[in-house]
A computed fold for a 76-nucleotide RNA from a Burkholderiales bacterium, annotated as transfer RNA. The coordinates come from a structure-prediction model, not an experiment, and the mean pLDDT is 81. The sequence is in RNAcentral, with records from ENA. The source organism's lineage runs through Bacteria, Pseudomonadati, Pseudomonadota, Betaproteobacteria and Burkholderiales. Rfam family: tRNA. Its family is annotated with triplet codon-amino acid adaptor activity in the Gene Ontology.

RNA sequence: GCCGGAUUAGCUCAGCUGGUAGAGCAGCGCACUUGUAAUGCGAAGGUCGGGGGUUCAAGUCCUCUAUCCGGCACCA
Numbered sequence: 001g002c003c004g005g006a007u008u009a010g011c012u013c014a015g016c017u018g019g020u021a022g023a024g025c026a027g028c029g030c031a032c033u034u035g036u037a038a039u040g041c042g043a044a045g046g047u048c049g050g051g052g053g054u055u056c057a058a059g060u061c062c063u064c065u066a067u068c069c070g071g072c073a074c075c076a
Base pairs, nucleotide, nucleotide: 001072002071003070004069005068006067007066010025011024012023013022019056028042029041030040031039049065050064051063052062053061
């Protein structure tokens, strides 16, 4: 330098044919317990890596870009 993949909640990951964002774990509150853990219930938590575009509507499509991973190439 070329090709491919990934980026969504604190962490690990879903998200269909574009239709207005979810789960598990962690954390928090409550119940239970002598107390803790476990268990059960509940609430909260998001500029969807960043910019721009298309669209009535974008996590999803197009474009530019950043970071990480893999492969290939180059290396006097």